The prediction has a mean pLDDT of 79. This is a predicted structure of a 93-nucleotide RNA (Glycine riboswitch aptamer) from Salinisphaera sp. UBA6602. Rfam family: Glycine riboswitch aptamer. About the family: This family represents the bacterial glycine riboswitch. Its family is annotated with glycine biosynthetic process in the Gene Ontology.
RNA sequence: AAUAACCGCGUGGGAGAGAACGGGCCAUCGCCCGUCACCGAAGGCGCAAAUUUCCGCCCGGAAACGCUCAGGUACCCGAACCACGCGCGCGCC
Numbered sequence: 001a002a003u004a005a006c007c008g009c010g011u012g013g014g015a016g017a018g019a020a021c022g023g024g025c026c027a028u029c030g031c032c033c034g035u036c037a038c039c040g041a042a043g044g045c046g047c048a049a050a051u052u053u054c055c056g057c058c059c060g061g062a063a064a065c066g067c068u069c070a071g072g073u074a075c076c077c078g079a080a081c082c083a084c085g086c087g088c089g090c091g092c093c
Stems, first nucleotide, its partner, number of pairs: 007087007018036001020035006037073003043069001044067003051063004
């Protein structure tokens, strides 16, 4: 000087499921408690079964798979993941 992965920031895209019911605060938005019903793509847990993937197989692991603790169920916010940009940052030179 430059820079892979990881990580962080910004922009764009981004699904699912009750605008539930009862009570309270509140002008409203919204919030809290309780009651069931549901979602799965923040996070978390698990390979117990199935599926997919990594490994030649077994074993084992991981996951967009399963669980739903948390979170969510009009809009907004959030949202795994993808693309682009920026920053940080090996090795090599």